[in-house]
Context: one part of a larger RNA
């Protein structure tokens, strides 16, 4: 010199576009942050409309349906936080599945026939302080369970023909057993079901790369293989019963420490070092261990089970709860923002659609934290004013710098107008915003500091001080003439920043 997610000290005008708990993966008041669907289904059932009766308040009936808890149905495995574990096929790249799975989505081709039985919503009545329960007793479905139909399916047997690196595919015949389905609106559409194929998405394997430490040398018993069963979507000791006695290591095993990996990013003239915040890929992991469950897809942040710690309600019998989602609090820190608006826009979930949700996102507030741009005025102006400041007392510097005269008007401030982002088009639709941006008015008026001056290293004198105060990055200053300490004036760098500090090259 460069650099930073930075701090800390003086100072501090605007704008833009980034970024903003690196410590305690420390405890969390309180709102939000995953809901949708009445064109699945039974029920309740507003607003209005219509008819009867009336004692003129008003009841009672049919229509009609906003909206609702309940069954159901998709989606809560996506999005959004963290970096705590992991040295690992965890990540990276390159291969392989002839050992594998994919809701939604596309494309083929086929089919959607006839049954049953319950159940919550409700009502009764009961238990409890709550959370919640229990019994009985109606009811529906695209819930849920038989029966038919059955292949190109899937399971088994016989055969032919064909490719492959190995297991072994793939393609045909014959035969025998097996499995499915659900309607909805109402005249045109969705939807259910099976095969097949594709896209997507995921699993698994293997090659090669991936810090330190030998003051860590032997490590291992499901450990290493094999037969054979079990499991799984699938290979596999993945598991299990039974044989053998392997299998790994100085090419550094096994222990220990550390450590999310990468694409990048910093630096550097490369090599190469150091780094993994933003943004984008992948893995982990959700108060702390453990489990499973439902599904296409979790072992599952805002489900479910069990411990275990903290917290908090309780009638003491019991029960609830999880910010490493946004925002906020309290703790630690040198530190690190608002309990904000809006779904207008780009995605996402449902939904036929209107539409409903969305702390995803888009926006505003807060910090000179960074980077970039702008302004604090321009031209003239010598009596070289005052005034400081040194002086060899002559004068010299401050220095065209001020005043002083013309003068543009940026940025700020007020007023007038005023978007694009908004589309496939008639109309509607903008949170940010009456913002951006344009016209106008009126005046230099509101806007400059920090650090250094001994070498290195640009840039010097006076006073004070007197090895004391003090300064220092290195060398070193200061003991009565200090250009190195404090002031003061001058100079020098940089500029809305400027020094320091820490760290990396």
């Nucleotide at each position: 010199g460069g650099a930073u997610g930075a701090a800390c000290g003086c100072u501090g005008g605007c704008g833009g576009c980034g970024u903003g708990c690196u410590u305690a993966a420390c405890a969390c008041a309180u709102u939000c942050a995953a809901g949708u669907c009445g064109a699945a289904c039974g029920g309740a059932g507003a607003a209005g409309g219509g008819g009867a009766c009336u004692u003129c308040g008003g009841u009672c009936c049919c229509c009609g349906g906003a909206u609702c808890a309940g069954u159901g149905g998709c989606g809560g495995a996506c999005g959004g936080g963290u970096g705590a574990g992991u040295a690992a096929c965890g990540c990276g790249u390159g291969a392989a599945u002839a050992a594998c799975c994919u809701g939604c989505c596309u494309g083929u081709g086929u089919g959607u026939g006839g049954g049953g039985g319950a159940u919550a919503a409700c009502a009764a009545c009961c238990g409890g302080a709550a959370a919640c329960g229990g019994u009985u007793g109606c009811u529906a479905a695209u819930a849920c369970c038989g029966c038919a139909u059955a292949a190109u399916g899937c399971a088994g047997a016989a055969g032919a023909c064909c490719c492959g690196c190995a297991u072994g595919a793939g393609u045909u015949u014959u035969c025998u057993g097996c499995c499915a389905a659900a309607g909805a609106u109402u005249u045109a559409u969705u939807g259910c079901g099976c095969a097949c194929a594709g896209a997507u998405g995921g699993a698994u394997u293997c090659g090669c790369g991936u810090c330190c430490g030998a003051u860590u040398a032997g490590a291992u018993a499901g450990u290493u293989g094999g037969u054979g069963a079990g499991g799984u979507a699938a290979c596999g000791g993945c598991c299990c019963a039974c044989c053998a006695a392997g299998u790994c290591g100085a090419c550094g095993a096994u222990c220990g420490g550390u450590a999310g990996c990468c694409g990048g990013a910093c630096u550097g003239a490369g090599a190469g070092g150091u780094u993994g915040a933003a943004c984008g890929g992948c893995c982990a992991c959700a108060u702390u261990g453990g489990a499973a469950c439902u599904g296409a897809g979790a072992u599952a942040c805002g489900g479910u089970c069990c411990a275990g710690a903290c917290u908090c309600c309780u009638a003491c019998g019991g029960g609830a709860g999880g910010c490493a989602g946004c925002a906020g609090u309290g703790g630690g820190g040198a530190a690190u923002a608002u309990u904000g608006g809006g779904c207008a826009a780009u995605g996402g979930a449902c939904g036929a659609a209107a539409g409903u949700c969305u702390g995803a996102c888009c926006c505003a507030g807060c910090g000179a934290c960074g980077c970039c741009g702008c302004g604090u005025g321009a031209g003239g102006g010598a009596a070289g004013a005052a005034g400081a400041u040194c002086u060899u007392c002559g004068g010299a510097u401050u220095g065209u710098a001020a005043a002083c005269c013309u003068u543009a008007g940026u940025c700020a401030a007020c007023a007038g107008g005023g978007a694009a982002g908004a589309a496939g088009a008639a109309a509607g639709u903008g949170a940010c915003g009456g913002u951006a941006c344009c016209u106008g008015u009126g005046g230099a008026g509101g806007a400059a500091g920090c650090c250094a001056c001994g070498g290195c290293u640009a840039a010097c004198u006076a006073c004070g001080u007197g090895c004391c105060a003090g300064c220092a990055g290195c060398c070193g200053c200061g003991g009565u003439a200090a250009u190195a300490c404090g002031u003061a004036g001058g100079u020098g760098g940089c500029g809305a920043g400027c020094g320091u500090u820490a760290u990396c090259c």

Predicted 3D model of a 505-nucleotide part of an RNA (small-subunit ribosomal RNA, 5' domain) from an uncultured rumen bacterium.